[in-house]
RNA sequence: AGAGUUUGAUCCUGGCUCAGAAUGAACGCUGGCGGCGUGCUUAACACAUGCAAGUCGAACGAGAAAGUCCCUUCGGGGAUAAGUACAGUGGCGGACGGGUGAGUAACGCGUAAGAAUUUUCCCUUCAGUGAAGAAUAUCCUCGAGAAAUCGAGUGUAAUACUGCAUACGUCCCUUCGGGGAGAAAGGUGGCCUCUUGCUGCCGCUGAAGGAUAAGCUUGCGUCCUAUUAGUUUGUUGGUGGGGUAAAGGCCUACCAAGACGAUGAUGGGUAGCCGGCCUGAGAGGGUGAACGGCCACAUUGGGACUGAGAUACGGCCCAGACUCCUACGGGAGGCAGCAGUGGGGAAUAUUGCACAAUGGGCGAAAGCCUGAUGCAGCGACGCCGCGUGAAGGAUGAAGGGUUUCGGCUCGUAAACUUCUGUUAAGAGGGAAGAAAGACCUACGAGUAAUAUGCGUAGGUUAUGACGGUACCUCUAGAGAAAGCUCCGGCUAACUUCGUGCCAGCAGCCGCGGUAAUACGAGGGGAGCUAGCGUUAUUCGGAAUCACUGGGCGUAAAGCGCGCGUAGGCGGUCUGCUAAGUCAGUUGUUAAAUACCCCGGCUCAACCGGGGAUCAGCAAUUGAUACUGGCGGGCUAGAGUGCAGGAGAGAGAAGUGGAAUUAUCGGAGUAGCGGUAAAAUGCGUAGAUCUCGAUAGGAACACCGAUGGCGAAGGCAGCUUCUUGGCCUGUGUCUGACGCUAAGGCGCGAAAGCGUGGGUAGCAAACAGGAUUAGAUACCCUGGUAGUCCACGCCGUAAACGAUGAUCACUAGAUGUGGGAUCUGCUUGCAGAUUCCGUGUCGAAGCUAACGCGUUAAGUGAUCCGCCUGGGAAUUACGGUCGCAAGACUAAAACUUAAAGGAAUUGACGGGGGUCCGCACAAGCGGUGGAACAUGUGGUUUAAUUCGUCAUUACGCGAGAAACCUUACCUAGGUUUGACAUGUACUUGACCGCUGUAGAAAUACAGUUUUCCGAGCUUGCUCGGACGGGUACACAGGUGCUGCAUGGCUGUCGUCAGCUCGUGUCGUGAGAUGUUGGGUUAAGUCCUCUAACGAGCGCAACCCCUGCCGUCAGUUGCUAAUCUUCGGAUGCACUCUGGCGGGACUGACUGGGAAACCAGUAGGAAGGUGGGGAUGACGUCAAGUCCUCAUGGCCUUUAUACCUAGGGCAACACACGUGUUACAAUGGCUAGUACAAAGAGCAGCGACCUUGCGAGAGGAAGCGAAUCUCAUAAAACUAGUCUAAGUUCGGAUUGGAGUCUGCAACUCGACUCCAUGAAGCUGAAAUCGCUAGUAAUCGUGUAUCAGAACGACACGGUGAAUACGUUCUCGGACCUUGUACACACCGCCCGUCACACCACGAAAAUCGUUCAUACCUGAAAUCGUCUUAGCUAACCUCGUAAGAGGGGGCGGGCGCUGACGGUGUGGAGGGUAAUUGGGGUGAAGUCGUAACAAGGUAACC
Repeated sequence: AGAGUUUGAUCCUGGCUCAGAAUGAACGCUGGCGGCGUGCUUAACACAUGCAAGUCGAACGAGAAAGUCCCUUCGGGGAUAAGUACAGUGGCGGACGGGUGAGUAACGCGUAAGAAUUUUCCCUUCAGUGAAGAAUAUCCUCGAGAAAUCGAGUGUAAUACUGCAUACGUCCCUUCGGGGAGAAAGGUGGCCUCUUGCUGCCGCUGAAGGAUAAGCUUGCGUCCUAUUAGUUUGUUGGUGGGGUAAAGGCCUACCAAGACGAUGAUGGGUAGCCGGCCUGAGAGGGUGAACGGCCACAUUGGGACUGAGAUACGGCCCAGACUCCUACGGGAGGCAGCAGUGGGGAAUAUUGCACAAUGGGCGAAAGCCUGAUGCAGCGACGCCGCGUGAAGGAUGAAGGGUUUCGGCUCGUAAACUUCUGUUAAGAGGGAAGAAAGACCUACGAGUAAUAUGCGUAGGUUAUGACGGUACCUCUAGAGAAAGCUCCGGCUAACUUCGUGCCAGCAGCCGCGGUAAUACGAGGGGAGCUAGCGUUAUUCGGAAUCACUGGGCGUAAAGCGCGCGUAGGCGGUCUGCUAAGUCAGUUGUUAAAUACCCCGGCUCAACCGGGGAUCAGCAAUUGAUACUGGCGGGCUAGAGUGCAGGAGAGAGAAGUGGAAUUAUCGGAGUAGCGGUAAAAUGCGUAGAUCUCGAUAGGAACACCGAUGGCGAAGGCAGCUUCUUGGCCUGUGUCUGACGCUAAGGCGCGAAAGCGUGGGUAGCAAACAGGAUUAGAUACCCUGGUAGUCCACGCCGUAAACGAUGAUCACUAGAUGUGGGAUCUGCUUGCAGAUUCCGUGUCGAAGCUAACGCGUUAAGUGAUCCGCCUGGGAAUUACGGUCGCAAGACUAAAACUUAAAGGAAUUGACGGGGGUCCGCACAAGCGGUGGAACAUGUGGUUUAAUUCGUCAUUACGCGAGAAACCUUACCUAGGUUUGACAUGUACUUGACCGCUGUAGAAAUACAGUUUUCCGAGCUUGCUCGGACGGGUACACAGGUGCUGCAUGGCUGUCGUCAGCUCGUGUCGUGAGAUGUUGGGUUAAGUCCUCUAACGAGCGCAACCCCUGCCGUCAGUUGCUAAUCUUCGGAUGCACUCUGGCGGGACUGACUGGGAAACCAGUAGGAAGGUGGGGAUGACGUCAAGUCCUCAUGGCCUUUAUACCUAGGGCAACACACGUGUUACAAUGGCUAGUACAAAGAGCAGCGACCUUGCGAGAGGAAGCGAAUCUCAUAAAACUAGUCUAAGUUCGGAUUGGAGUCUGCAACUCGACUCCAUGAAGCUGAAAUCGCUAGUAAUCGUGUAUCAGAACGACACGGUGAAUACGUUCUCGGACCUUGUACACACCGCCCGUCACACCACGAAAAUCGUUCAUACCUGAAAUCGUCUUAGCUAACCUCGUAAGAGGGGGCGGGCGCUGACGGUGUGGAGGGUAAUUGGGGUGAAGUCGUAACAAGGUAACC
């Protein structure tokens, strides 16, 4: 620091996703040790049990027992235990420490200030501490009760309680002289002069100060929501009074009517806040566990008491819920303390040890208490450290994996050898954390003095939970210690097998449909490592809410337009001020954390010490450039005056002509109208047409424009009236008066609504006619709202320049509208300058590109509005507005990986232009109808083998299915095999012949029996060759996959195209070249040209053919000559086949820039002469695994091989390709003539005989320019038939034959006799052909034993037509549109049907919550009363008893008042029959709306 993903590719916009860091985590797999941390995030859910707050005998009174000892009359007593335990009065502490985060949006918290306060214990200072009194608990005796507990009585103490005295300070009043009020407690030591003396310590009282702690007030900061806009009555302020420690509506009475709010009050939702923590470059964003500060809470709600402090977690009272005990009468309880239990949950620990240390409470102290704390236990939950061994070791072992079979790899890895000894195990040793304290001694201060106490020094002594500690040493021993994830890209890491859109994976893109680096497994590899992955969450990447740091013409985004309030911003000069701003100083920002340095644990984590910084707030001292404030000026902004100007600017009134329609009248007759074509409609009751008149409404031709005006919407005949704005010139006046504009107000096309008019034309709805598969449309005929007017609403449009307003600056060129000035002259024109509008093109610049470009989308400034992926959604709910329609505001659930902009290349278009082709047209002949042949589909079958399917399958593979072929079926057989190679063993044959069984294959029996070389013992051994057999490797497969392939082929298409290098242009895909103008059959050539060249194609080179020459002359030829007529000679001619020539737009005329075109001549041939071969880059996953080759898969007594028979030949049917016909341009009979190219020895076969014939029997010649096939036919001549199912046509069938062949039944061809079907020129549709072509006629060949109407080839006869490119089909180039790119056989929309999902509405129903009114009114404070009752201190009276007073308790009443109840209203939530739209789903249904002119341009 980036990456993946929209596309065929590109650039951009934009979302989604990933790589990083982190966590109080959880889950999966795995797990050796230690250190330091950390551990209910959920139910502030409920809690069994134990512990968590006591202590003081030096405040006080009382006061046991067990045990032991002694005595005993055995009943007991005494001593000790012991002034101990327990309990009580009293004091201090239970307001700290510990927990939790429910509530709280608040002075709660943070920060900085402040004034009207209190503060136990502590410190300092001052002054005191006198003298009395009355009770009471514990205890004891009774009583009530189940218990908790309570009542009565006797008696008693205090540092408990109550007066009195005193009063330096203190408080109150004050006439400043003074007056008034108000305290206390003792305990324990020492010395004693022994009387109530001195003194220490701890206490107590009053007061001042401090420290600490707390209360209160204020500025600033502190989440979301306006689909919450108004809130408030003690409310805001004042006065009097009350209350508090303290200011204050804190409370109360009265008075006033204020206070808060768009800078967001009030309401709703959520939330403890901070230091910090996580992340980030930072700014920010998230968070508030552990540690620390503050706050709040303690089962829920309310309340006070005590106290220095509480409205009190382990206190009290009341009410509610819940739990427990109960004798049913009543009682008890509160783990959000530490452990622990249940429950909830993905999930979070021990009912541990100790007060040794630190800290706290009490105490004079010893000490006691302390689940604070220190430790231990559990958990890889986190961070940090260590280990699981080290070195050597190649036959690169075995084994696994893979393989091209050679090898490679795991891999020095292992084994093996030599070592080491961390950790763990065992044994031994062994710190620090402990010093205060206490006691003793000495000294010092203090005291009158000693002592206690205090301080200093020394000595003695006790104390460790952790702890079997850390740490050290020794022993044995490599022994006990490695996993997890990933390996398609992002992202480091690849292979084999299995699976076969299955199983599965997946963070995104996406993998999987038989060769998966993506699933599962193995091997190998990569990464991290006692962990590794996954999930969740946060920040980052994300400049994807943009302060740093984004945008708004077309991607999301400028309000339809104006006026204007608040607010924001604001010209120039000067003075003052110092709010902003800048600088210095001071205070503060706790500690911890973070950063730097140093140090301590072996290191680190961890811990300790020191240091430093940003920045905030406050105070203070300065500065004054800028901004602000106040004051005074200026004129350049803005406005105003004056002089001119243009205009469909607005409103009102009047008025004009043309046209349509209607009515009336005249004239006139059969149609009019309408359309692609029609029909509906109108018309003989007289239409249309035509002339005249009248009526009425609406709109204003020409001018007219790219023009003018207006803020926008918008504005058009003419005239008048009223009126707004603008422009030019001048420079009068004012003196910043300005710009923008949230809310607000106004204007605002069309359609629509209300009321009342009006209605000629047009025209939603509607009706009819057409079209159509349908046609609720497009077209036609009608036609109502509406369109028009008046008044009132609506408030929206693709209200668009898809471009907010204002100001300034930044090249020009050229139109046009309105002014002004100047110049020139031809006096109404031209030119120049300048201002304001409105267009086009363009520089710089900007932009993703398109494009914009002084009318900016450039460069700056100010203000406003708006945007943040697509869909859901211009929606729902709520609110506001509206008569309604509806408008404005405006979500979420859910779903999705894209949606989108611009441009590029293609493809496509029922877009355009140019051009070509038997493409159409013009012609000729066919197909489609018949019969037959042949192929295909279908059907049938045991099998009817397989492939091929628009063009580009279908007389195709097959250029020959009776057997064979043959792949199919049935049946019978074989298993190293019909065929190849190798190894081992064995054998010497194999073949042939004969016989048996059989359909054959085959099996069995018999017979027959090798070769070469060496050794030699002469019939044996060894070796080899060739065979047979056995066994093993293997053979075999027309089995599958042509979508794994090679090769070959078809097709577009013999169309003229397809590309490259360099350069240039473009961010880029790409473009240019290859386009343009001409021309050509041609990207053929010329020319122009940011292109210049080149390659594959075109053409040419090759073959055949057409003319000539030359050479050659057999088997060819035969003119001439000769001839025994057989031939010879000859090669002139024909012919044959070698080599050449010839044609090149070469010449001429015309046109043209050229290329070239048109024509002429010559020539056998003229403009590529004709034909063939030749097929660019590529397309169709085109065809072929059944020609061949080949990967993979499958099969191996079978899917291989052999054999026989059958099938490929079936047959209601459909299609393709052909043959023969339908006849007279013909059939038949007879006669006559003329080819070319081929083939031939298992062959062609003359000729002769024979048969009606197919043929047969003989047989010459010929391996062929020699012989044969082999008569060419149409044609021509003559005759006949005479328009008919025929003398046309020949199918079919019967009979008889021939030939081939082992064999013609299924299933051959041919012959003869007989039979004589359909068919009389073929609907829709469709095919071929442009010249030696079509048509027509015959001939030959391949295959082949035989078997063409097919295929291939050959010649004979031999036409017609082409105006032309509108249309059909195909193609080429340019251009245009595109939402297509699998590319129009594309894409894609909506209803309906089905399934699922979330949401809205809904009769109603159930919780929650808030407000309000009323009722009830606990505890409790306060007020008041005391008329029942009780009552120690004080006062009065009294000798006393007692009485009275004051006061208290209790009680009554009142105010307030929680829970509760009733009613009303609001908010939010759950459920719901039914219903509404939405989304998503496999290939459903119906249509075809959109994308091309999408077939009616689309859209709002």